[in-house]
A computed fold for a 175-nucleotide RNA from a Clostridia bacterium, annotated as FMN riboswitch aptamer (RFN element). It matches the Rfam family "FMN riboswitch aptamer (RFN element)". Its family is annotated with FMN binding in the Gene Ontology. Rfam's curators write: The RFN element is a highly conserved domain that is found frequently in the 5'-untranslated regions of prokaryotic mRNAs that encode for flavin mononucleotide (FMN) biosynthesis and transport proteins. The coordinates come from a structure-prediction model, not an experiment, and the mean pLDDT is 77.
RNA sequence: AUCAGCCUUCGGGGCAGGGUGAGCCCGCCGCGGCCAGCGGGGGGCAAUUCCCGACCGGUGGUGAUGGCGCCCGGUGCCUGCGCUGGGACGCCUAAGCCCACGAGCUCUCCCUUGGAGAGCAGGAUCUGGUGUAAAUCCAGAGCCGACGGUACAGUCCGGAUGGGAGAAGGCGGCU
Numbered sequence: 001a002u003c004a005g006c007c008u009u010c011g012g013g014g015c016a017g018g019g020u021g022a023g024c025c026c027g028c029c030g031c032g033g034c035c036a037g038c039g040g041g042g043g044g045c046a047a048u049u050c051c052c053g054a055c056c057g058g059u060g061g062u063g064a065u066g067g068c069g070c071c072c073g074g075u076g077c078c079u080g081c082g083c084u085g086g087g088a089c090g091c092c093u094a095a096g097c098c099c100a101c102g103a104g105c106u107c108u109c110c111c112u113u114g115g116a117g118a119g120c121a122g123g124a125u126c127u128g129g130u131g132u133a134a135a136u137c138c139a140g141a142g143c144c145g146a147c148g149g150u151a152c153a154g155u156c157c158g159g160a161u162g163g164g165a166g167a168a169g170g171c172g173g174c175u
């Protein structure tokens, strides 16, 4: 340094403001002998779910981003520094909607606090600019978000003090 193994820790964010009123509650009036019930009208509470609007973005990879360093050329002078151009060199950094992964549900099997396998469900990007080249840069306009609960939920409550892609560090061994 590399690679099996083991351990520890870490490992998700988000409705400001306004509108509506399903429902619920309280008086009043009328019909009704009273009650029950029905009808009318008023007041209050009421959706993070509806409408306007607001806000959020897990993990790995890729990557024409940016920064620093290094190298090369040009140039200035105070000669080791400045300016400027370039680099398919190194490190850090850069995607919700490009490629994958994770979370949920069902079933089967096993040596059953757990593990393995199979199946199912569940998403989303365009336009313009620059440029040799844009799925990532810049600008603009869009779009998406499991399951159960409930007035229809990416944002509330719940399964979940769970699981988890993975990240960092350590132990010990082989080569």
Base pairs, nucleotide, nucleotide: 001175003173005171006170007169008168009167010166017052018051019050023045024044025043026042028040029039030038031037054155055154056145057144058101059100060099061098066092067091068090069089070087071086072085073084074083075082076081077080096143097142104120105119106118107117108116109115110114125141126140127139128138129137147158148157149156